[in-house]
Context: one part of a larger RNA
RNA sequence: GGAUGAACGCUGGCGGUAUGCCUAACACAUGCAAGUCGAACGGGUCCUUCGGGAUCAGUGGCGGACGGGUGAGUAACACGUGAGAAUCUGCCUUUUGGUCGGGGAUAACAGUUGGAAACGACUGCUAAUACCAGAUGAGCUGAGAAGUAAAAGAUUUAUUGCCAAAAGAAGAGCUCGCGCCUGAUUAGCUAGAUGGUGGGGUAAAAGCCUACCAUGGCAACGAUCAGUAGCUGGUCUGAGAGGAUGAGCAGCCACACUGGGACUGAGACACGGCCCAGACUCCUACGGGAGGCAGCAGUGGGGAAUUUUCCGCAAUGGGCGAAAGCCUGACGGAGCAAUACCGCGUGAGGGAGGAAGGCUCUGGGGUCGUAAACCUCAAAACUUAGGGAAGAAGAAAGUGACGGUACCUAAUUUAAGCAUCGGCUAACUCCGUGCCAGCAGCCGCGGUAAUACGGAGGAUGCAAGCGUUAUCC
Numbered sequence: 001g002g003a004u005g006a007a008c009g010c011u012g013g014c015g016g017u018a019u020g021c022c023u024a025a026c027a028c029a030u031g032c033a034a035g036u037c038g039a040a041c042g043g044g045u046c047c048u049u050c051g052g053g054a055u056c057a058g059u060g061g062c063g064g065a066c067g068g069g070u071g072a073g074u075a076a077c078a079c080g081u082g083a084g085a086a087u088c089u090g091c092c093u094u095u096u097g098g099u100c101g102g103g104g105a106u107a108a109c110a111g112u113u114g115g116a117a118a119c120g121a122c123u124g125c126u127a128a129u130a131c132c133a134g135a136u137g138a139g140c141u142g143a144g145a146a147g148u149a150a151a152a153g154a155u156u157u158a159u160u161g162c163c164a165a166a167a168g169a170a171g172a173g174c175u176c177g178c179g180c181c182u183g184a185u186u187a188g189c190u191a192g193a194u195g196g197u198g199g200g201g202u203a204a205a206a207g208c209c210u211a212c213c214a215u216g217g218c219a220a221c222g223a224u225c226a227g228u229a230g231c232u233g234g235u236c237u238g239a240g241a242g243g244a245u246g247a248g249c250a251g252c253c254a255c256a257c258u259g260g261g262a263c264u265g266a267g268a269c270a271c272g273g274c275c276c277a278g279a280c281u282c283c284u285a286c287g288g289g290a291g292g293c294a295g296c297a298g299u300g301g302g303g304a305a306u307u308u309u310c311c312g313c314a315a316u317g318g319g320c321g322a323a324a325g326c327c328u329g330a331c332g333g334a335g336c337a338a339u340a341c342c343g344c345g346u347g348a349g350g351g352a353g354g355a356a357g358g359c360u361c362u363g364g365g366g367u368c369g370u371a372a373a374c375c376u377c378a379a380a381a382c383u384u385a386g387g388g389a390a391g392a393a394g395a396a397a398g399u400g401a402c403g404g405u406a407c408c409u410a411a412u413u414u415a416a417g418c419a420u421c422g423g424c425u426a427a428c429u430c431c432g433u434g435c436c437a438g439c440a441g442c443c444g445c446g447g448u449a450a451u452a453c454g455g456a457g458g459a460u461g462c463a464a465g466c467g468u469u470a471u472c473c
Stems, first nucleotide, its partner, number of pairs: 001473004006469005013344006019337002021302001026300003030297003035062003040059002043056005069255003079179006087172003092168008100134001102132002109124006139148003153160003181227003188218003193215008230252004234245004257278005280291004308334001310333003316330001317328004347377004357368004381413001383411005391402001417462005422443003428457005438445002
C1' cells in the first nucleotide's frame, strides 16, 4: 500500500447493487416450512332442477431420498483430476409385444368395549389401479432337455394408465494412478491382518462375511500414533514465482438432540419417517404418554459482534393432478444495519469599503478571505398535487406481491464531518501546564519561552465518512 462476513469511537443527506451468528453442532415458547389426486375405490354429511354436485375422514397411487440448513465429524478414494469394469436406475424419450379368465380378504362404516390421555381391543358388513392363485413368453437360467414367471383399469370415444423386453437421456453405486496440513521430543505397525480354496452375500468386483490352508502385508520415498482441518472452482495479495484463505455464489462430501438398528422404496439406513438405548424438556388421573429450529422468522444464553415472530405465489422452479387448481419461509419482494462497493448532492457565476468579528501583532500591519453580505441562476432529496410503467408468457380472455413503487410535471424547503500538523509524513503560531497532567507506530517529547501534553486560531489530508483495533499478503 491492498484486503475484510469485521468490531469500537466521533459523525451522518440520498439512491442502486450486494452482504449480514465468524462465538455455544448451546437450549428452544409460538406460528408457518410437503403435500396432492374424487378421471383408482367404497362410504358419511349437506345440497339438488333427481341428471348430479360440494365436502370430509379412510383404503389406494405418486411425492415426503428433491428443494432448504449446518460444518460437528472426517487426513479419507472425503475431495480434485485422469482412467476403468463387475452394476442398478422411478419419472422422461424411442421401439416391439401384451393387457385373458378367476378368487379370498380388509379399513372406512355399524355395534360392544378398555384408557385421564396418547391410543386401542372384539364382533359383523363392503370396494378397488390394494392383495393372491391360474394361463400365456421375444426375456432370464441352462450344453441340452427343460425350468421360471407379468399385467388394471379409468373418463367417455380418443385419450391416459398397467405389464414384459430392448435402447437413449440423465442420475447413482464400485475400483485404480496422481495430487492433498503439522509433529520423529511418535519407529516400528498389523491377526480378517496379506494371499489362496470351498461356501455365503450384494444391483455389482472384493476378506464384504465365514470354514480351512499358507505367512504374509505396510514402513525412514515416514508406516503407526498424536494434533489440526470439510475438499474444490475460487477469493485476497503479489510484476511473477509464491504466500494466505475457502464468508457469500457454484460442484462434491458429511451430519440432523447423542449412540445404534433396520423397514418401506427405483433411490434412504431417511432433518420436519419408524424402533431401541441415553441425556434433557413437557403432560399425567402415577398406570402411562409427548418432543427434537444445523428450515423461515423469533426467544434466552454466549459474545467485541450479525436483521422482521413482514408481503406474495404475480414471475422462475419444484410436488401432485387429465385439467381447473392446490401446496411451496424454495423463490420473488419489502423491512432493519454507512457492513461493503458504486454513483449523486450539500450549490454555480459575479462580488473589496478587502465589512463586522475571531486569531496574531511593533501606535502600523498580517490572516481567516471572494470566504460572508449582496446580485443573477440552478435543483440530488423531502412534502403536497397531477400523470404513471416494463417485468405477463400460452389461441383469446383474465392474471403484479413488489406498488400508485421507478419515472415524468408543478410548487415549497433542506444537508459536513473525522483525523492529523517534531522527523519518518502533507500541514505552525499563541495561551495553559511545568518530568506534573499527559502523548507515543518507531525515534522519542514534558524538569518555566513545549511547532511533540491540553485548549484556541490557522493549515494539511480524506470525505458521508474519518480514525483506532484485529487478521492476511
Molecule: small-subunit ribosomal RNA, 5' domain
Organism: uncultured bacterium